[in-house]
RNA sequence: GAGUUUGAUCAUGGCUCAGAGCGAACGUUAGCGGCAGGCUUAACACAUGCAAGUCGAGCGAGAACAGGGCUUCGGCCCCUAGUAAAGCGGCGGACGGGUGAGUAACACGUGGGUAAUGUGCCCUUCAGCGGGGGAUAACAGUCCGAAAGGAUUGCUAAUACCGCAUACGUCGGCCGGGUCCCUGGACCUGGUCGGGAAAGGUGGCCUCUCCAAGGAAGCUACCACUGAAGGAGCAGCCCGCGGCCCAUCAGCUAGUUGGCGGGGUAACGGCCCACCAAGGCAAAGACGGGUAGCUGGUCUGAGAGGAUGAUCAGCCACACUGGAACUGAGACACGGUCCAGACUCCUACGGGAGGCAGCAGUGGGGAAUAUUGGGCAAUGGGCGCAAGCCUGACCCAGCCAUGCCGCGUGAGUGAUGAAGCCCUUCGGGGUGUAAAGCUCUUUCGGCAGGGACGAUAAUGACGGUACCUGCAGAAGCAGCUGCGGCUAACUACGUGCCAGCAGCCGCGGUAAUACGUAGGCAGCAAGCGUUGUUCGGAGUUACUGGGCGUAAAGGGUGUGUAGGCGGCCUUUUAAGUUUGGUGUGAAAUCUCCCGGCUCAACUGGGAGGGUGCGCCGAAUACUGAAGGGCUAGAGUGCGGGAGAGGAGAGUGGAAUUCCUGGUGUAGCGGUGAAAUGCGUAGAUAUCAGGAGGAACACCGGCGGUGUAGACGGCUCUCUGGACCGUAACUGACGCUGAGACACGAAAGCGUGGGUAGCAAACAGGAUUAGAUACCCUGGUAGUCCACGCCCUAAACGAUGCACAUUUGGUGUGGGUCAUUCAGUUGAUCCGUGCCGGAGCUAACGCGUUAAAUGUGCCGCCUGGGGAGUACAGUCGCAAGGCUGAAACUCAAAGGAAUUGACGGGGGCCCGCACAAGCGGUGGAGCAUGUGGUUCAAUUCGACGCAACGCGAAGAACCUUACCUGGGCUCGAACGGCCGGUUAACGGUGGUGGAAACACUGCUACCCCGCAAGGGGGUCCGGUCGAGGUGCUGCAUGGCUGUCGUCAGCUCGUGUCGUGAGAUGUUGGGUUAAGUCCCGCAACGAGCGCAACCCUUGUCCUGCGUUGCCAUGAUCGCAAGAUCGGAACUCGCAGGAGACCGCCAGCGAUAAGCUGGAGGAAGGUGGGGAUGACGUCAAGUCCUCAUGGCCUUUAUGUCCAGGGCUACACACGUGCUACAAUGGACGGUACAAAGCGCCGCGAACCCGCGAGGGGGAGCCAAUCGCAGAAAACCGUUCUCAGUUCGGAUUGCAGGCUGCAACUCGCCUGCAUGAAGCUGGAAUCGCUAGUAAUGGCAGAUCAGCACGCUGCCGUGAAUACGUUCCCGGGCCUUGUACACACCGCCCGUCACAUCACGAAAGUGGAUUGUACUAGAAGUCUGCAGGCCGACCCGCAAGGGGGGCAGCGGCCCAAGGUAUGAUCCAUGAUUGGGGUGAAGUCGUAACAAGGUAACCGU
Repeated sequence: GAGUUUGAUCAUGGCUCAGAGCGAACGUUAGCGGCAGGCUUAACACAUGCAAGUCGAGCGAGAACAGGGCUUCGGCCCCUAGUAAAGCGGCGGACGGGUGAGUAACACGUGGGUAAUGUGCCCUUCAGCGGGGGAUAACAGUCCGAAAGGAUUGCUAAUACCGCAUACGUCGGCCGGGUCCCUGGACCUGGUCGGGAAAGGUGGCCUCUCCAAGGAAGCUACCACUGAAGGAGCAGCCCGCGGCCCAUCAGCUAGUUGGCGGGGUAACGGCCCACCAAGGCAAAGACGGGUAGCUGGUCUGAGAGGAUGAUCAGCCACACUGGAACUGAGACACGGUCCAGACUCCUACGGGAGGCAGCAGUGGGGAAUAUUGGGCAAUGGGCGCAAGCCUGACCCAGCCAUGCCGCGUGAGUGAUGAAGCCCUUCGGGGUGUAAAGCUCUUUCGGCAGGGACGAUAAUGACGGUACCUGCAGAAGCAGCUGCGGCUAACUACGUGCCAGCAGCCGCGGUAAUACGUAGGCAGCAAGCGUUGUUCGGAGUUACUGGGCGUAAAGGGUGUGUAGGCGGCCUUUUAAGUUUGGUGUGAAAUCUCCCGGCUCAACUGGGAGGGUGCGCCGAAUACUGAAGGGCUAGAGUGCGGGAGAGGAGAGUGGAAUUCCUGGUGUAGCGGUGAAAUGCGUAGAUAUCAGGAGGAACACCGGCGGUGUAGACGGCUCUCUGGACCGUAACUGACGCUGAGACACGAAAGCGUGGGUAGCAAACAGGAUUAGAUACCCUGGUAGUCCACGCCCUAAACGAUGCACAUUUGGUGUGGGUCAUUCAGUUGAUCCGUGCCGGAGCUAACGCGUUAAAUGUGCCGCCUGGGGAGUACAGUCGCAAGGCUGAAACUCAAAGGAAUUGACGGGGGCCCGCACAAGCGGUGGAGCAUGUGGUUCAAUUCGACGCAACGCGAAGAACCUUACCUGGGCUCGAACGGCCGGUUAACGGUGGUGGAAACACUGCUACCCCGCAAGGGGGUCCGGUCGAGGUGCUGCAUGGCUGUCGUCAGCUCGUGUCGUGAGAUGUUGGGUUAAGUCCCGCAACGAGCGCAACCCUUGUCCUGCGUUGCCAUGAUCGCAAGAUCGGAACUCGCAGGAGACCGCCAGCGAUAAGCUGGAGGAAGGUGGGGAUGACGUCAAGUCCUCAUGGCCUUUAUGUCCAGGGCUACACACGUGCUACAAUGGACGGUACAAAGCGCCGCGAACCCGCGAGGGGGAGCCAAUCGCAGAAAACCGUUCUCAGUUCGGAUUGCAGGCUGCAACUCGCCUGCAUGAAGCUGGAAUCGCUAGUAAUGGCAGAUCAGCACGCUGCCGUGAAUACGUUCCCGGGCCUUGUACACACCGCCCGUCACAUCACGAAAGUGGAUUGUACUAGAAGUCUGCAGGCCGACCCGCAAGGGGGGCAGCGGCCCAAGGUAUGAUCCAUGAUUGGGGUGAAGUCGUAACAAGGUAACCGU
C1' cells in the first nucleotide's frame, strides 16, 4: 500500500496478501564452473581405524628374522645394532579439536579495581653452578592368576632422589628512619637474628697441570640447571552498569547478616571453624517456577526497534551419570587416577575391560544434513642442539543445485506469413521470424598437445589441476509456476455444489477467464514452486508513534502511605544537563576508496563508523542538593447568612387496614369480558369510637445539601462540610495517589423485635393450542427497627482528580458591594440549567460545569466467542465477591450516520377500502376450467392477488403437439454440388391393404442444333445443408400481466456534508394530480400528471343518396308511392362552445374552494385510447425470433383408430332456478350496433316444430339476417315441490358434415330429479351506474350458459374515516437490506472437538527429617613397618615417612512426610462446531407485558 464487516458510507477493529531472509525440507526439473555451507532431532548407543607424543646431546640395559662365515652338526662368530621393543628421567598430554547438556549466574558484555594475587616455556639484567650420599625401575630368579595383572628376592644408572657448603638479591621475625602514596604499596636507608639453591650434557681446543702418543682434569662454545629483579603474554579474584518470562511465586533467610580470633588459599572473603551480637534481602520484585550458553555479530526495518546467536571470532560450561582428590607453573584434567551407578563386552564365574559432545564411519531418531579419502607440500602446534618424529589442527580432494556469483543452451538473414495445433463472427486470427532454407560463429562440453604460481636453495597431497594451444561440429544442453480480484497474464473443450480449487475474499448446482485438459499469454530461469520460520507491512503495545461520552477502555466514592510532579527572589555546589580533550569500544562483519582472481561471488590493503563506558577539563540557563528570604498557591483567625448534610430523642395530622357499636339491605368486588373471593352468621355503603404500623399530599421548583451511595411532616439536642466578606497570622505547609483504610442503593444473610399497606414464593380464578406468565382474588418471607455481615448495580454525565488559558446570550439558588420610590437596576464571587461561537470530534455531539488548549498524577484498553468461565489464591456464615487464564473456534464482532423497507409507532391524505345500500357467490341441477385419480394416452403450458369460461375468437376426422398399430429414411416442403437414369412428372388402370403405402400395367419429354452434343425437367444414388410443439423463459429478443392511471421517478449546475448522501422533491396552503400558489440555497430541466387524439352530449355552417318528408303537387279508400324539397331527423365534413371566464363569500391581495347567474353541458362534463423510473430471475423457447444442448431408418415424417370428452371426489367461474314484482296464454309498442357472395337469403308453399321446398333482392344508409325482449293491455294460475323448476331418461325427428358410436347442435312427444333463497366465509357496484331485458358479432361446415360489443327499462345509499385491505407524503424506532413470509433466543435429540471436576493410578522435579557412608582431602592415634639426615664404636635411639585404625565432611542408596508439574481415569459438567431435526417465541417496531442492570 491492497483485499475483507455494509444496500451504500465514514471511522474503529481484527484477519489476509504483496517484500526481504533461512544451517532448511518436500515436489518437479537439471548443462558447466568458482566461492561458501552441510545432524537444528537422541548431551541416544557405538563395531573398526586413526586423532599426543617426543628426547639416546639425561640414564642403565638391550634383542631377533633375513644375509655372510665357521662347525666336532650340539652350536658359534660377524653383521644386523648400541638398532627395534620396553624401562628410569625430562618436557608436552591444562594447547589444539568437539559439543551446548547444565547455567538467569559476576556465566557473558562493557568499564574499572587488585595497595588482595600467581605465572612453566620466551626476552632482558644481576649472581651462581662447590662437594658428597643412599636407593630404585628396567633386568634376572621364584611364586600367584584364565586374563588383566600382581607379590617377593637379588643387581644397577642418571639432568631421578637426599644431606652439607656458599647467598649478591630474596623470604621470615624484632627494633628503626625518610620520600611519594595510600585497604597488606613503591622507592631509599640502618641494625640484629633466622631460613633457603643448583645438574649436568654435547662439540671443540691443548696455553698452564696430569697421564706424557692423544686425551683427561682444565679452558671454551652451545644447550640445560640454581637464586633474584624486571618485561611480555596468560591466568585467578573483586566491583559499577547492561541484557528473558510468570505476582494465579509475596514474603525469603541459620553460616543466615555482622564482629573478634583462628584455619585455609597464589590471593581478599563465612571460603571454613569457635565465640559474641541479631541481623540481612524484598513491590526499583526478594524467594519460587519456567525457559535459555553469553557476546562480536546475523536477518529485518526509513529509523527507533523486533527476532536471532549455524558457519567465522572472543568468553564460559561440559566430556557415559554422580562424587573426589592426586600430579603439575597451570586441571579437580574429553582420548589421566580413585570410588559409586547405569549400560556394553571378555571370563576358566574367582574376576576383569570400556567411554567418538576428536576425524571418518555404523545403528537409531528424524522432514532432514556428506568419505571408514589424500598429505604433512604449505600455515600452526608438541618434543628435540639438530636431523627429525608426531599432528583427522590444518591443507586438499570426494558427495549434495543447500546457498551466493558467473557462463552456456547459438548469431545474422528469412513469408502479407509453410505444415501441425488452437480459436473463429467462417471473413479470418494466433503460435510467428518462430520453423524450414541460406550465411556464419564455437563460449561451455568432447578429443589431443603443452603446462604453472603456491617453495626467490631442497621438499607439491592438490595435479597433468588452473591456464594456453589445436581439432570436429549447431552439433550434446530448459524447465518450473501462474493467468477471478489483490497481482503481470484469456480463450476453447470436459465436468455439473460432482470431481475438485483455495493465502484472504471466495469459485463449482449445464454456456466456469477460479475445477481438469489444450492452445495462447505472463513471470522467473538451472532452477521453479510448496511448506515451515523470522522481521516488515502492523502507528496492531504507539520512546520515536495510539487511545478510554456512544467503537475495547475512568476505579462506585473518599481519606491518605510510598512514589511521581511542584510558586517567587537569592547564594553555594556541579549530581543530572551541555561542551572540549583523551582512553577504550579485539579481529572478522558493515560503509567508502584502492587493489587481486578474465567479471562477479570471494578476497587483500587503507580509511570511516561503532549511537556505549571510563578519565581530565570547561559552562551553570534549567532540574537536583544545601543555605537564606518572600506571599500571589495552601491553610489558620475574625465577621456573616443558606441548606431534605449526618446522628439521637420526641411529636403531628391525612389516608389504608383491623376491632367495637349504630344506621341500613342485597349485593359488593373485580375485568377486555369474567370467575375465584367477600356477603342474609348482615358485607359493600355510611356515622361514631378505638387499635396499630408504615409513609409524609399541597409547598416542590432540571430548587437545595452531600465525596459518592443518597437525603423531604414538625420540634429539640449533638455534629460535619461548603459559600461570602475581611486581610490579622503561618510561610510552599501544595497536587495526584500504587498498596492500605473508611463509606457504599436495592436485594440477600445472622440474632432479636415489629408487621397497617404492599408483596417474591405459594394457592385459586381467568386467558390460551399450552400459560409453571402478562390480568384478577388471596398471600408468606421481605419491606420497618436495633446490632452484626454482605460490597454489588445501566453505582451513568456510560465523561478520574487538580490547576491555568480561551467569544457570548438567557434562566435559576446562595452571599457581598453599589444604586433605586421599590426586593429596581448594575457589578462581583460560588453553585446549578438551557442555547450556541471558535476549536475539537468517525459522526452524533461537546462547547468557561469542554469531549477546546496546555501541565501533573492515578486507573484502564489492545478482534469476536469461549468467559468475567476454569484452576489457584484471598475475603465471606452462606449466597457469593475480588484477582483472573488457556485449549478450541470464527472473519468478523462492534460505533456513528445514510438510503430504503418494515412496525399489533405517530400525523396528514386517497381508493366501492370500510361504512351506508342494491344484487350476487358459497347450498341445488347443469355448463365450463382446474386439482386429484384413472388410463395405452387422458399432449402441453398457466398456480395467491396478478393460474383455474386462462393460451383455446369454438378437440367428431383435421386441428393434435398425446397413445396404439402400420409405413417412409434426401425424408411431407426447399436450395447447391457430383454421378447415373432416361423417358419421366403428370394422366389413367389393376392387385393387396384400414389407409398411408407397396407391387404392377398403359400413355407423345421439352428447347437449341444437320449431327456430335449442350441446356431444362423427371427419377435414382451420394454429399453439404434439412426437420424437431425435443430441453433450458434461471442464457435471450419481442410481447404481456402486476403494483397502477398510483403520483410519482430522475437529471444538470450550484450549495451543504470527510462520505454514503442531502438540498431541489421538505415547509404553509391547495388539487384528481410533484396540480398550482407562497416561502425557502437553490436555480432550471427531463420522464410521468394534465392537455393535444377518438367517442358521446348542444348549436351553427356546408353537402344530401340508398337516408329524411314539414310545406306544395299528382296517384291511391288507406298504407303508401311518384314528383319535388333541403326545413326536420339522420349521415358525412368543418366549425362554435366551458375558461373558475362573470358575480358574491372564504382564502394571504395567491393558488384555489363554496355558492350563484347564464348555459345543452360547470369546475377533468361522461367514456375510451394513452401505463413514468422501476418491482416480481412474474408469464411465454407450444405464436414468432434466437444462443447453447440433445435427436437424425428418429425426439423427423405419413396414415388409420383411439385420446385430449375418462370420474369416488375437491375447488374456481358461470347458466337456470327455487316462484305471484311470478308462470302460462293472447294482444299491442319502441332500439342500437353489427354482419352478408364458398354469403345473407325475402315473398309464397309444406311441416305442430326443428326444418324443407323456393328462389326475388342484395357486393348493401337501397336487399336480407330481423320477429327485439323486458315493458304495456287483457285472461288464467292462488302458495302447492305447484300450471314453480327444468335436470335426467325414453321414443320420434331435423341440420351440418366423407363420417355425429366413443363425441355435435336443434325440434316434437313423454319423463319430470335436486332445489322452497343457501353455514363459516366471500364478490361486484356511487348514475344512465347496479340490477334487469333482449340484439349483434368474432371463431365457425356444424357446435356458445363463454367472450366482445349494442341498445331498452332503470334504482338505492354514502353519517363518516374508528376499524379491515391497498396506496401516497412527512415523521419516529429498528439488531431488518433475500428487506417482517425479515431477524433471532434457549432447552432437548444426533455427530464431533478441545477443556474442567473426579475414587484414584503412573511418572518427573524438588523440600524437610532421619539413616547410610565408597573413594578422597584434612585431622587424631600410629603399638606394626621403613633406605638417605643427626647422636652413637656398635647395639640402639632421634628426626622424618608409610601401612593400619578412629574422627569431621561427603556421592550414590534407603526410610518417612510434604510441595510443584505432567500423563492417565469409570463417571460427570458446561463450552465450541455441524444446509435443511423437536419444542416454544425471549430480543430487535410500543416486538405485541418497553428494554436493560444488580440481587
A computed fold for a 1495-nucleotide RNA from an uncultured bacterium, annotated as small-subunit ribosomal RNA. Rfam family: Bacterial small subunit ribosomal RNA. The prediction has a mean pLDDT of 85.